[in-house]
Molecule: c-di-GMP-I-GGC riboswitch aptamer
Organism: Flavobacteriales bacterium
RNA sequence: UCCGACAACGGCAAACCCGUCGCGAGACGGGGACGCAAAGCCACGGACCAGGCAACGGGCCUGGUGGCCGGGUUACCGAAG
Numbered sequence: 001u002c003c004g005a006c007a008a009c010g011g012c013a014a015a016c017c018c019g020u021c022g023c024g025a026g027a028c029g030g031g032g033a034c035g036c037a038a039a040g041c042c043a044c045g046g047a048c049c050a051g052g053c054a055a056c057g058g059g060c061c062u063g064g065u066g067g068c069c070g071g072g073u074u075a076c077c078g079a080a081g
Stems, first nucleotide, its partner, number of pairs: 002081001003078002011036002016031006034067001040073003044070003047065007
């Protein structure tokens, strides 16, 4: 460095509920844990979702999802290999 334990210290927080913002997808705060070895961060590529335009084109624009995948980048621990 790769790697990821019936290890240790910890960390994050799905669904759902409440409040706020948003046309919406969804975001933020609080509660709450389904899970996560990057479930830390980044919309570059793909995918999906929403709004708008056009059309019945393999369309375009804007936004969103990092806990959809790939990729980039940073990080705790140190068993086996």